Predicted 3D model of a 1448-nucleotide RNA (small-subunit ribosomal RNA) from an uncultured bacterium. Model confidence (mean pLDDT): 85 of 100.
[in-house]
RNA sequence: AGGGUUUGAUCAUGGCUCAGGAUGAACGCUGGCGGCGUGCUUAACACAUGCAAGUCGAACGAACCUUCGGGUUAGUGGCGGACGGGUGAGUAACGCGUGAGAAUCUGCCCUCAGGAGGGGGAUAACGGUUGGAAACGACCGCUAAUACCCCAUAUGCCUACUGGUGAAAUGAAUUUCGCCUGAGGAUGAGCUCGCGUCUGAUUAGCUAGUUGGUGAGGUAAUGGCUCACCAAGGCUUCGAUCAGUAGCUGGUCUGAGAGGAUGAUCAGCCACACUGGGACUGAGACACGGCCCAGACUCUUACGGGAGGCAGCAGUGAGGAAUUUUCUGCAAUGGGCGAAAGCCUGACAGAGCAAUACCGCGUGAGGGAUGACUGCCUACGGGUUGUAAACCUCUUUUCUCAAGGAGGAAGAUCUGACGUUACUUGAGGAAUAAGCAUCGGCUAACCCUGUGCCAGCAGCCGCGGUAAUACAGGGGAUGCAAGUGUUAUCCGGAAUUAUUGGGCGUAAAGCGUCUGCAGGUUGAUCUACAAGUCUUUUGUUAAAUUUUCAGGCUUAACCUGAAGUCAGCAAAAGAAACUGUUUAUCUUGAGUAUGGUAGAGGUAAGGGGAAUUUCCAGUGGAGCGGUGAAAUGCGUAGAUAUUGGAAAGAACACCAACAGCGAAGGCACCUUACUGGGCCAUUACUGACGCUCAUGGACGAAAGCCAGGGGAGCGAAAGGGAUUAGAUACCCCUGUAGUCCUGGCCGUAAACGAUGAACACUAGGUGUCGGGGGAAUCGACCCCUUCGGUGUCGUAGCUAACGCGUUAAGUGUUCCGCCUGGGGAGUACGCACGCAAGUGUGAAACUCAAAGGAAUUGACGGGGGCCCGCACAAGCGGUGGAGUAUGUGGUUUAAUUCGAUGCAACGCGAAGAACCUUACCAGGGUUUGACAUCCUGCGAACCUCUUAGAAAUUUGAGGGUGCCUUCGGGAAUGCAGUGACAGGUGGUGCAUGGCUGUCGUCAGCUCGUGUCGUGAGAUGUUCGGUUAAGUCCGGCAACGAGCGCAACCCCUGUCUUUAGUUGCCAUCAUUUAGUUGGGAACUCUAAAGAGACUGCCGGUGAUAAGCCGGAGGAAGGUGGGGACGACGUCAAGUCCUCAUGGCCUUUAUAUCCAGGGCUACACACGUGUUACAAUGGGGGUCACAAAGGGCAGCGAAACGGUGACGUGGAGCGAAUCCCAAAAAAGCCCUCUCAGUUCGGAUCGCAGUCUGCAACUCGACUGCGUGAAGCUGGAAUCGCUAGUAAUCGCGGAUCAGCACGCCGCGGUGAAUACGUUCCCGGGCCUUGUACACACCGCCCGUCACACCAUGGAAGUGUGUUGCACCAGAAGUAGGUAGUCUAACCUUCGGGAAGGCGCUUACCACGGUGUGAUCCAUGACUGGGGUGAAGUCAUAACAAGGUAACCGUA
Repeated sequence: AGGGUUUGAUCAUGGCUCAGGAUGAACGCUGGCGGCGUGCUUAACACAUGCAAGUCGAACGAACCUUCGGGUUAGUGGCGGACGGGUGAGUAACGCGUGAGAAUCUGCCCUCAGGAGGGGGAUAACGGUUGGAAACGACCGCUAAUACCCCAUAUGCCUACUGGUGAAAUGAAUUUCGCCUGAGGAUGAGCUCGCGUCUGAUUAGCUAGUUGGUGAGGUAAUGGCUCACCAAGGCUUCGAUCAGUAGCUGGUCUGAGAGGAUGAUCAGCCACACUGGGACUGAGACACGGCCCAGACUCUUACGGGAGGCAGCAGUGAGGAAUUUUCUGCAAUGGGCGAAAGCCUGACAGAGCAAUACCGCGUGAGGGAUGACUGCCUACGGGUUGUAAACCUCUUUUCUCAAGGAGGAAGAUCUGACGUUACUUGAGGAAUAAGCAUCGGCUAACCCUGUGCCAGCAGCCGCGGUAAUACAGGGGAUGCAAGUGUUAUCCGGAAUUAUUGGGCGUAAAGCGUCUGCAGGUUGAUCUACAAGUCUUUUGUUAAAUUUUCAGGCUUAACCUGAAGUCAGCAAAAGAAACUGUUUAUCUUGAGUAUGGUAGAGGUAAGGGGAAUUUCCAGUGGAGCGGUGAAAUGCGUAGAUAUUGGAAAGAACACCAACAGCGAAGGCACCUUACUGGGCCAUUACUGACGCUCAUGGACGAAAGCCAGGGGAGCGAAAGGGAUUAGAUACCCCUGUAGUCCUGGCCGUAAACGAUGAACACUAGGUGUCGGGGGAAUCGACCCCUUCGGUGUCGUAGCUAACGCGUUAAGUGUUCCGCCUGGGGAGUACGCACGCAAGUGUGAAACUCAAAGGAAUUGACGGGGGCCCGCACAAGCGGUGGAGUAUGUGGUUUAAUUCGAUGCAACGCGAAGAACCUUACCAGGGUUUGACAUCCUGCGAACCUCUUAGAAAUUUGAGGGUGCCUUCGGGAAUGCAGUGACAGGUGGUGCAUGGCUGUCGUCAGCUCGUGUCGUGAGAUGUUCGGUUAAGUCCGGCAACGAGCGCAACCCCUGUCUUUAGUUGCCAUCAUUUAGUUGGGAACUCUAAAGAGACUGCCGGUGAUAAGCCGGAGGAAGGUGGGGACGACGUCAAGUCCUCAUGGCCUUUAUAUCCAGGGCUACACACGUGUUACAAUGGGGGUCACAAAGGGCAGCGAAACGGUGACGUGGAGCGAAUCCCAAAAAAGCCCUCUCAGUUCGGAUCGCAGUCUGCAACUCGACUGCGUGAAGCUGGAAUCGCUAGUAAUCGCGGAUCAGCACGCCGCGGUGAAUACGUUCCCGGGCCUUGUACACACCGCCCGUCACACCAUGGAAGUGUGUUGCACCAGAAGUAGGUAGUCUAACCUUCGGGAAGGCGCUUACCACGGUGUGAUCCAUGACUGGGGUGAAGUCAUAACAAGGUAACCGUA
């Protein structure tokens, strides 16, 4: 300090998520030691048992015991039980924090001063009687005090200044101790005030003792604290009241800080003690281990009544993910009592339990390579585990045993729970001691096996569908380590609430516009003050903590000391620049006056013409209207059209403009009246009067609502006609509300510049509107300049980019509004407004990891432009109909082997299935195998005959002994055996190589450097021409280059040269015949050359590239044809050509054999072939090729056969011989339009050939038979010249089999205006919500499942307001009744007090009526989520009717 995640990629926005630290933690796995901390966060739930507050006999009487010294004890009395310890329920408060203050009290303690004289009456204990189950009492009698009472005295207190009131214990034996009064201190406590202290406005008004005064009461003390009277106040948008939540703080965690979160342990304060109320005692309590009452609960009872309160320490149950021992000791520190000894002390000191946190140590150290074994992996070579182990040497922290042994003790002696302590020494022996998580990226660490969208993982992205570094296991590695992971929570990262430190044109976000109170903010100069501000000083800010420096435990954690900080509050002294307040001024902000000026600014009234419709009348006579095409509709009862007239309502053509005006909405014929604002000019005046604006107020398109009018045209709803699969739409014919006017509501719009208002500053160019000045002119223009408005381009700057740019989205200031992921949702509930429709305000649960912006490259568009192609058009011939061949689908079958499936599968793999091929089926055999290598044994190899069998296989017999040799043997081959292995046309073409198809012979595809852009990318490659072409030229921030194009290669077309055999023959001879002599001219053959380059001329073009025409030429603009296929696309095809990784099989999925099948047949499709005839068929006659093939071959002549063919065998390994006849064509004859002398399928008979073998299942021949078919629906294919069409010939495969395929030549056309349309493609541009890329994306209803939520007749808790009833205990007041030792007494009584009764206040409780939260509720509403449901296709392209906003 950042990273991952939206995209094909990019930038920015924005959320989600991770890495860090922390914890009173919990859970999983594991676990050696020590130190030092911590340990019910949940039920302030209920508690068994023990302990946690007693002490004093030196206050008192008494009882008992006695070693006679004394001791023990209940009671009276004193002090203490208000401390210490626990908990956080309540409390939003003077509760806490901080700083001030005045009207107070304070036991024990300290200091000072003074005093303690004289009397009195009781009572517990005890004794007796007695009640009760108990707890606990009742009556009678005796007694003491430091218990109680009276008198005296008085520095005190009160007071009207006269008086009043008011104390003690001489108690203990002498000191010390104690008692009373007063003054002061210290400590502690009470009270008041300033400031600070959570959330909600979907809580906006609250308050009657309420606010104040006077008087009284009350208190330790001020005070409505309480009461009587008087006044009507007090609090609140600077958030009262109400609701929710919460003990507060020092601190703790985190953070760079500012902040955020938190308030365990330790410390300060507060509150509470089963729940609620109350007082008593006391210095102090309204009292945790005291009292009284009420309530709930528990225990007990003799049923009458009693007892209790662990939020003390242990402990139990319950709750919970979860939190310890019913331990030791008062040795230390501290507390209570005591004169003291001492007693008490679950405070405390310690130990125990828990890896619960932090810190430290160890589990050995050094050497040790044949890099052992094992495991795992492997390319089989090795690698890794790994110096790791073994082994050698060494050490003993720890462990076990034994011995010694502190300090903590203060205080001379004595006193240690911890403690069998820490620590020290000795002995033993490497001995007793390593796990957990992770290993796809983030994030350090990788392989194998298993699994096969299963099981599972996952913090986010995401893994898993047969080669998973992501699941599970193994090996290895990485991280941390007595721990390690997970979960939960907080801070951080998150500048993701932004003070430090964010934004609002398009990502979320500027109120529709204006006005304006409060608030905020505000021009220049002078004066004063000192509130803010700044400086210095003082007080305080507890300790602990944090930081720094030291010190002590072996170190550290831990502990101790010192320093510093806490920057806040209060007080004092000073400064006066700035802010503020104040005084006196100013004119530039703002405003007023005066003179001009432009304008659809507003309101009202009046007027106008064009058009439309309707009505009346005329003319006229069949249609009109409407559409893509139609129909509904109107019309012979006279429409439409046309002429004239009349009426009505609404809107104002041209001018008209990036013109004008207005705050916005908005405003347009003309005139008039009234009226608002702006701009310009000029001088005068006021003197900061300004800006912005929460709440408030006003205006506010359209639609809509209410009432009354009006209603021509248009036109929601509605009706009809079309379209359509449907059409509740788009189109057409009608048409009601409405649209118009008046009055009143509504208050919203994509109310937009998606841009709040005001002010200042910061380059310009150009257009236009309004005004002024200058110059010019006769004048209008034109020109210069200035103020105000409105456009456009643009610099700096800004911006994610697009873009903005003096009219800012630049640079600054002031104020307001608004935003914080998407969906749910502008929804629900509540409230306000509205007649309603609805508007304003405005959530949550739940759900997703994105949603969204700008720009880029593609792809796509029923977007645009340009261009090309047998793409269309123009033509010629076909297919689709028939028969047949062949392939495919389907079906069938034991098998009909497999593959190929839009173009780009279907006469395809297959250039040739009778056996073989053959992979398929049924059957018969073999198992180291039909084939390869290695090893052992025997035999040469091999040949002939033979048994069984369908054959594979098998039986027997015979012949044969070879080659090399160093004599050991070896090579080749056969048989048998053993195991390694062979074998597989088995699966995966979606694991692959190679090869191939296709877009497409389309003109494209890229790179280097440079430049531009934050970047993806762009530029180059776009543009203007041109081309078949990214072909070339020109221009240009590009300059070059590569793969493609073209050329180089082959064939063909012309010529030359060379060479003439097997080819040729003009001349000369010769022959049946180029047959022979001869010739080398020609043809031809086959080698080398020439030739064509827009080279020449003219025109055109830009003086270019090129194009058009011409000449010459065999050939002219690529002469014609071929080979040649860029980057890539289709997970295209092929594992059955071959090669190959995993997987599968191994007496079988291998291999051998004979037979069958691949040839089936209701049917459908593709590709061919033959035809349907006269441009023809048949017969006869007669010409002219090219290119090929040939020795297991082609096979001549001749002969036989009607023929297929046979016999024959010349010649030829071929320019020599053979296949070989070319056919169409030409000439002659015939047929005469018919299912024919067309057509030949089918079938019968007889043959030929190949072959081991033609039954399933070959080809051919002859004779006979003679089917469909008379030119083919929708649709569809090929072809642009030696092409189509037509005619034959050859070859590969091959024993045989060709209508297929590959080649060859012969004859030889028609048409192309052109690019609107169909298809495909290229370039540029545009839109996009697509990128698996339109076969894309995507919306809504319905159906199903699940989830959360709203409404709902109601139902049930909780909290709370108001009214009323009621009234325990207690306190205060009153007092008929009753009782009474101290004092007084005139002895009667009085004073005073207790009990009782009563009044007031009041807890629990009760009744009624509201408010509010929560839970639940038949039914119901929408919402969300869910691989493959239904219906349509709304949106994204002009999305096929542009989309969207408001309204009905």